This is a predicted structure of a 72-nucleotide RNA (transfer RNA) from a bacterium. The sequence is in RNAcentral, with records from ENA.
[in-house]
Order: sequence, then C1' cells, then structure tokens
RNA sequence: UCCGGUGUAGCUCAGCGGUAGAGCAAAUCCCUGUUAAGGAUAAGGUCCCAGGUUCGAAUCCUGGCGCCGGAG
Repeated sequence: UCCGGUGUAGCUCAGCGGUAGAGCAAAUCCCUGUUAAGGAUAAGGUCCCAGGUUCGAAUCCUGGCGCCGGAG
C1' cells in the first nucleotide's frame, strides 16, 4: 500500500429499513444473627466519526478513524 472482518450499556454479545435488547456486573429493597447464595425492582446508550439514499437508518451506500486477520 491492497483485500477481508469488526466497532451497539461498565463487560460479553444480540438486533431482516419501522419504539435499541439479553446475560453478567453495579444500585435499591426483601430474605439471613452476619456474609455468601437466592428473590424483587428500577436505572444505565451521541449504536466509532462525517456525509448520502429514504417518509423513516444501529441496519443500505460513500469517505475517514480504531482494532483483528490475510496479501505484497
């Protein structure tokens, strides 16, 4: 330099163009003599950035950036 993959909650990851989710962690409460375990509740998001397409974009297209792999 070229090619491919990937970027979504604190972490690991889902999410066919139509209200952004799960598990774990953390918070509050219940339970217990106490802790752990268990139960309940609520919260937590600039969907990497900038454009484009569209009535509507996390999703499609273009460019850029980071990470991983391959080629030279």